[in-house]
Context: one part of a larger RNA
RNA sequence: CUGGGCGUAAAGCGCGCGCAGGCGGUCUUUUAAGUUGGAUGUGAAAGCCUACGGCUCAACCGUAGAACUGCAUCCAAAACUAUUAGACUAGAGUGUGGGAGAGGAAGAUGGAAUUAGUUGUGUAGGGGUAAAAUCCGUAGAGAUAACUAGGAAUACCAAAAGCGAAGGCAAUCUUCUGGAACACUACUGACGCUGAGGCGCGAAAGCGUGGGGAGCAAACGGGAUUAGAUACCCCGGUAGUCCACGCAGUAAACGAUGAAUGUUAGUCGUCGGGGGCCUCGUGUCUUCGGUGAUGCAGCUAACGCAUUAAACAUUCCGCCUGGGGAGUACGGUCGCAAGAUUAAAACUC
Numbered sequence: 001c002u003g004g005g006c007g008u009a010a011a012g013c014g015c016g017c018g019c020a021g022g023c024g025g026u027c028u029u030u031u032a033a034g035u036u037g038g039a040u041g042u043g044a045a046a047g048c049c050u051a052c053g054g055c056u057c058a059a060c061c062g063u064a065g066a067a068c069u070g071c072a073u074c075c076a077a078a079a080c081u082a083u084u085a086g087a088c089u090a091g092a093g094u095g096u097g098g099g100a101g102a103g104g105a106a107g108a109u110g111g112a113a114u115u116a117g118u119u120g121u122g123u124a125g126g127g128g129u130a131a132a133a134u135c136c137g138u139a140g141a142g143a144u145a146a147c148u149a150g151g152a153a154u155a156c157c158a159a160a161a162g163c164g165a166a167g168g169c170a171a172u173c174u175u176c177u178g179g180a181a182c183a184c185u186a187c188u189g190a191c192g193c194u195g196a197g198g199c200g201c202g203a204a205a206g207c208g209u210g211g212g213g214a215g216c217a218a219a220c221g222g223g224a225u226u227a228g229a230u231a232c233c234c235c236g237g238u239a240g241u242c243c244a245c246g247c248a249g250u251a252a253a254c255g256a257u258g259a260a261u262g263u264u265a266g267u268c269g270u271c272g273g274g275g276g277c278c279u280c281g282u283g284u285c286u287u288c289g290g291u292g293a294u295g296c297a298g299c300u301a302a303c304g305c306a307u308u309a310a311a312c313a314u315u316c317c318g319c320c321u322g323g324g325g326a327g328u329a330c331g332g333u334c335g336c337a338a339g340a341u342u343a344a345a346a347c348u349c
Stems, first nucleotide, its partner, number of pairs: 004320003007303002012317001014201004021194003025088004031082001033081002035077008049065006091191001092188003095184003103177007110154001115149007125136002162169002206247006215241002220236004258316006266294012278281001298305002322349003331342004
């Protein structure tokens, strides 16, 4: 090299866009690079192999043959790959039409609740716990009513529901804007798939600058518990959580399941679009796309998966190769830092 794998045993990059590269629909045609057949030349000798022979045999040696699976040139074939020219519409895309959606960005507005403040009523407790205490309160708390302020989150609707590439997205309205599905089949005519590097997006925590700060709350202080209690429980409470801009680039970033295409029983839900039928009920049948449950064949070590595959095939990428040492050291790259990424060995079982 060939080979075996990647849901849970080691192993799918967190996700996308995409240069190079790899792979690529149907028909006709050209060439003959790959491919196939033939011929010629060459492929040193020795060795290997075959036959015969020589040393009394053998090892060894000699003679002849075969072989040297290769390379070059020429001739021929034209199915496949490639190439040339032309055509096609089933892949892909465009157009037109009416719909669905927490998809994204910005702005505006609303109500409930918590907290704080002011005022009124009112009087001795409130709060908290398993029980307490720290804590608040006669300088009038807690309760109750009205008003004011401010910040954050948007009950019900709500669903195995929807949208998004993933992260993720939920009050209402407006503006701008991305994508997907369906129907028509009008247009282009293979324009496609994957994608090393590269580029972009990327929860939470964290960092920088400037704001904001109601509630919650690492750190921290106090009260308890306890043998102790650097905890669990309670009273407080700062970063942070929020906004703008910039950085960081990681997660059990999970379906622990890469992307794309085709093929392979059903049944029952649900969401979006279309069509048919009639006894026009918001009925029934059907179709395309999504999202669930169950289940056959098949697969699987089993669990389970099963038209949303972990089945059957093809293409391309990523990754794995005993446990620990170690996702560590060193070096490189990136970062303000925290650190991230790439990534060993000795030794040991």
The prediction has a mean pLDDT of 89. This is a predicted structure of a 349-nucleotide part of an RNA (small-subunit ribosomal RNA, central domain) from an uncultured bacterium. The RNAcentral record of the full RNA draws on ENA and SILVA.